The RNA shown here (SAM riboswitch aptamer (S box leader)) has 98 nucleotides. Model confidence (mean pLDDT): 84 of 100.
[in-house]
RNA sequence: AUCUUAUUAAGAGUGGCGGAGGGAACAGGCCCGAUGAAGCCCGACAACCUGCAAAGGUAAGGUGUCAAAUCCUGCGGAUUUUAUCCGAAAGAUAAGUU
Numbered sequence: 001a002u003c004u005u006a007u008u009a010a011g012a013g014u015g016g017c018g019g020a021g022g023g024a025a026c027a028g029g030c031c032c033g034a035u036g037a038a039g040c041c042c043g044a045c046a047a048c049c050u051g052c053a054a055a056g057g058u059a060a061g062g063u064g065u066c067a068a069a070u071c072c073u074g075c076g077g078a079u080u081u082u083a084u085c086c087g088a089a090a091g092a093u094a095a096g097u098u
Base pairs, nucleotide, nucleotide: 001098003096004095005094006093007092008091013042015041016040017039021032022031023030026074027073028072029071043066044065045064048062049061050060051058052057070090075087076086077085078084079083
């Protein structure tokens, strides 16, 4: 990298360093940011896998996550027809697979 399955509206900082960007990519929106972005460290959350326990559990290890639904829309469909709902695609994460 491919494919499969599951999840994707819950949860998580008044910390330290840092110093201008960030919200996956493209487009359109809408936001966050000098009252401090990204990144790193610490901390926390969660419970996919392992471990332990074994009824629910636990949180030691491997990942992951810590503004807003995966921030929203993009494709298809439904409806009391223009705004809501359902689904798909794409993405992300985990476990497996070639």

It was read from a public genome assembly, where an Rfam model found it. Its Rfam family is "SAM riboswitch aptamer (S box leader)". From the family's description: The SAM riboswitch is found upstream of a number of genes which code for proteins involved in methionine or cysteine biosynthesis in Gram-positive bacteria.